[in-house]
RNA sequence: AUUUUGGAUGUGCCGAAUCCCGGCGCCAGCCGGGAACGGGGGACCCAACUCACUGGGGUGAAUCCUUCCAUCGCUUCCGAUGGAACGACGGCGACUUCCGACGCCGAACCCGUCAGCUAACCCCGUAGGCGUUCGGAGGAGACAUC
Numbered sequence: 001a002u003u004u005u006g007g008a009u010g011u012g013c014c015g016a017a018u019c020c021c022g023g024c025g026c027c028a029g030c031c032g033g034g035a036a037c038g039g040g041g042g043a044c045c046c047a048a049c050u051c052a053c054u055g056g057g058g059u060g061a062a063u064c065c066u067u068c069c070a071u072c073g074c075u076u077c078c079g080a081u082g083g084a085a086c087g088a089c090g091g092c093g094a095c096u097u098c099c100g101a102c103g104c105c106g107a108a109c110c111c112g113u114c115a116g117c118u119a120a121c122c123c124c125g126u127a128g129g130c131g132u133u134c135g136g137a138g139g140a141g142a143c144a145u146c
Stems, first nucleotide, its partner, number of pairs: 007146005012130003018035007036126006046116001055114001056111004063088002066085008089106005095139007
């Protein structure tokens, strides 16, 4: 120095949102490309194609029913928005799967009258926000330091 074995410590979550290369620039940063991951559009075939009201659609777990209240449209009916209660359903909780318990979330935004599925093909994104509950059964296990 290398290899093997053993021990100790560390390497976080939601989300697609990470990694690499090149150029410009004093720096900060900016531009471009690639991989990977994610999303949209888009044939045949299939599906759908009756009326009324209501335009319709997409990302996302973020929806639905009933009841009540408020506001608006409105003659009533009815419809829209917001809030509340109950229920159904969907999502998250630290390597991973299943089961159980417990806790939390059910937002926000976009397209612009237009889009079912969809091979080839075309287009777009790679943000932001946070800090980790327990038990049982099974599976897997890399790197760094000592």
This is a predicted structure of a 146-nucleotide RNA (c-di-AMP riboswitch aptamer (ydaO/yuaA leader)) from a Chloroflexota bacterium.
The sequence was found by an Rfam model in a public genome assembly.
NCBI's taxonomy places the organism under Bacteria, Bacillati, Chloroflexota.
Its mean pLDDT, the model's own confidence on a scale to 100, is 77.
Rfam family: c-di-AMP riboswitch aptamer (ydaO/yuaA leader). About the family: This family represents a conserved RNA structure found upstream of the ydaO and yuaA genes in Bacillus subtilis and related genes in other bacteria.